[in-house]
Context: one part of a larger RNA
RNA sequence: GAACGAACGGUGGCGGUGUGCUUACUACAUGCAAGUCGAGCGGACCUUGGUUUCGGCUAAGGUUAGCGGCGGACGGGUGAGUAAAGUAUAGAUAAUCUACCUUCAGAUGGGGGAUAACAGUUCGAAAGGGCUGCUAAUACCGCAUAUCGUCAAAUAAGCGCUUGCUUGUUUGAUGAAAGUGGGGGACACUUUCGGGUGCCUCACGGCUGGGGAUGAGUCUAUAUCCUAUUAGCUAGUUGGUGGAGUAAAAGCCCACCAAGGCGAUGAUGGGUAGCCGGCCUGAGAGGGUGUUCGGCCACAUGGGCACUGAGACACGGGCCCGACUCCUACGGGAGGCAGCAGUAGGGAAUAUUGGGCAAUGGGCGCAAGCCUGACCCAGCGACACCGCGUGGAGGAUGAAGGCUUUCGGGUUGUAAACUCCUAACACGUAGUAGGAAAGUGUUGGAUAUUAAUACCAUCUAGCAGUUGACUUAACUGCGAAAUGAAGUCAUGGCUAACUCUGUGCCAGCAGCCGCGGCAAUACAGAGAUGGCAACCGUUGUUC
Repeated sequence: GAACGAACGGUGGCGGUGUGCUUACUACAUGCAAGUCGAGCGGACCUUGGUUUCGGCUAAGGUUAGCGGCGGACGGGUGAGUAAAGUAUAGAUAAUCUACCUUCAGAUGGGGGAUAACAGUUCGAAAGGGCUGCUAAUACCGCAUAUCGUCAAAUAAGCGCUUGCUUGUUUGAUGAAAGUGGGGGACACUUUCGGGUGCCUCACGGCUGGGGAUGAGUCUAUAUCCUAUUAGCUAGUUGGUGGAGUAAAAGCCCACCAAGGCGAUGAUGGGUAGCCGGCCUGAGAGGGUGUUCGGCCACAUGGGCACUGAGACACGGGCCCGACUCCUACGGGAGGCAGCAGUAGGGAAUAUUGGGCAAUGGGCGCAAGCCUGACCCAGCGACACCGCGUGGAGGAUGAAGGCUUUCGGGUUGUAAACUCCUAACACGUAGUAGGAAAGUGUUGGAUAUUAAUACCAUCUAGCAGUUGACUUAACUGCGAAAUGAAGUCAUGGCUAACUCUGUGCCAGCAGCCGCGGCAAUACAGAGAUGGCAACCGUUGUUC
């Protein structure tokens, strides 16, 4: 000199853009942060209409506890652990998996038994259960079929990077499926005469297999802080054979066999630490750092474990053992903010228990839509950077006052007063954009599909009525008025800027040299001056 997620002292007008628990991975009151689908299913309740022998029956619409599906493995937080099972870069996978999406091929036949909800009963203070009975499905389970997959045996060709890979042929074994919604003219079955089903067709969905894309797993090489006042470490240890196990290679695990493996090119131990893109500094080489944003990893009260699932050993899922808190009828139960706010504590120190799903994105859904503390906004903080303002021109008897003086004066100083002008910011008032694209309904046209001019889908042209948290913002016009807006540190040298008074090695100052013991430009006050300026100075840390 530059920089900062800064803090402290003094001061403080406005706006924009960023940024804000670096400490206790301490404990948490309260609210919210992951749901959705009735176009998978059976009920229940409500509204409206029809019918009625008043018992009901039936159609449409709405709400939805339960079964079922998809999603809760994303998004969001934190950095405790981790010096390598991580990260970065470059590769390998001939040792692997991949829901949703996409593409291609094929198939979608025919059956069965349950169970929640519900009803009854019963246990318990509660949390929560038990028993009996009834019922449905895109829930569950056999059977058939098998383009095809897997496994086993035989066999052929091509290729290669050690174990081999790819593509064929034959035989055997084994392995699937689910419907829902829209539309329809004949025909058939059935009917409570409203209709329903078969049949045809479209959309969405379901099954098998091949490919793609995406995501992930595993392995290899190189790099990755300090310490020798840590020199030896290691028995599943190193390798082999055979097995278990996994999606998958492997002591990953097991039995047996061998005695190996690592190490001054620093093993082992100890300390510290999430890593990187980046950021700061520097001419560079380097040095320091890892906040915000992006990628990877790890963790979710301490520790362990598996279940489900395409994916977890799962922050707002489960089980067990601890610690802690709460409820209890003392028998037993409930909980997990390192999500967003917020509280206590710790600390030099770090914000609102705000608004909205309007936009972007995500989950579910055919869709409308619902959910979304992700996100978009607003609030607080001069915490940082940037921009603007606190007026401009004239104005000398150089006013008054202050300070100083050699008492003549000098200085503050064109500074003020005063006159004229302007109106950027703030203020008041009036008005107007943009972030909105869609989706929805409806009318044409075209294409595709089809038995069909239904329906559905796609494209296209209109029409209709909508969708804004922010927003008392922004922008524009007008109005009035210099009105509302300057401090802070320094002045011995380094270092720009000096005098007076007080004090008297005292009180004090100080980054270094040093200053103060009666004339202190170094302490304290005043005036003057210098620097920077809505900031100034100090402290801390890095280069």